[in-house]
RNA sequence: AACUUAUCAAGAGAGGCGGAGGGACUGGUCCUAUGAUGCCCGGCAACCUGCAAGCAGCAAUGCUUGGAAGGUGCUACUUCCAGCAAACAAAGAGUUUGAGAGAUAAGAA
Numbered sequence: 001a002a003c004u005u006a007u008c009a010a011g012a013g014a015g016g017c018g019g020a021g022g023g024a025c026u027g028g029u030c031c032u033a034u035g036a037u038g039c040c041c042g043g044c045a046a047c048c049u050g051c052a053a054g055c056a057g058c059a060a061u062g063c064u065u066g067g068a069a070g071g072u073g074c075u076a077c078u079u080c081c082a083g084c085a086a087a088c089a090a091a092g093a094g095u096u097u098g099a100g101a102g103a104u105a106a107g108a109a
Stems, first nucleotide, its partner, number of pairs: 003107006013041001015040003021031003025083004042075003047071003051066006079101001084098005
C1' cells in the first nucleotide's frame, strides 16, 4: 500500500511557542501577518480497554445505562462544496438518493 465492520449535520480556548502557508487529491471556494500549517497546554467526544449500576444466564458471557482512569481520535467552513451513477425537472439552474474517494476507531492478515 491493500482487506472487514462501524461512524462522519452535534461538540471543543480571544492560552503559549513559532513564523508561511493551509483546508487529502483535481476544480471551485474559503481561511491566513487582526498571524495560518505545526508543536505544547487547555478542551470536546465516547471507538477500544478498564470501572460502576441494572437486567438475562447455572456459568462463561451478553445487553442497557453511567462515568471519563488508560489507548486512540478530534478541536474554521456538513468529510467546506462538487468530482461517478440514478431519480425529479422540456432543458438549464437546482434538489434528493446511492456509489466512489477520504478520515477515524476496532479487527484481520
Predicted 3D model of a 109-nucleotide RNA (SAM riboswitch aptamer (S box leader)) from Terribacillus aidingensis. Its mean pLDDT, the model's own confidence on a scale to 100, is 82. The RNAcentral record of the sequence draws on Rfam and Ribocentre. The source organism's lineage runs through Bacteria, Bacillota, Bacilli, Caryophanales and Terribacillus.